[in-house]
RNA sequence: GUCUCCGUAGUUAAAUGGAUAUAACGGCCCCCUCCUAAGGGGCAGUUACAGGUUCGAUUCCUGUCGGGGGCACCA
Numbered sequence: 001g002u003c004u005c006c007g008u009a010g011u012u013a014a015a016u017g018g019a020u021a022u023a024a025c026g027g028c029c030c031c032c033u034c035c036u037a038a039g040g041g042g043c044a045g046u047u048a049c050a051g052g053u054u055c056g057a058u059u060c061c062u063g064u065c066g067g068g069g070g071c072a073c074c075a
Stems, first nucleotide, its partner, number of pairs: 001071007010025004018055001027043005048064005
């Protein structure tokens, strides 16, 4: 340089055109407990960025950024 796969919450994952993006762990508050842990209830928090297609995009397309892998080049 080129090809390919991936990027979703603090972390790990789900949703692969459909309405309000779903869980687990973690965080905060409350309950329970003599206290802590465990347990129960509640809350906050996420689609890498920009553009496009579409009535509708996490999903499809293009570019950029970042990461993994293959190939090529390396006087």
Molecule: transfer RNA
Organism: Nitrosospira multiformis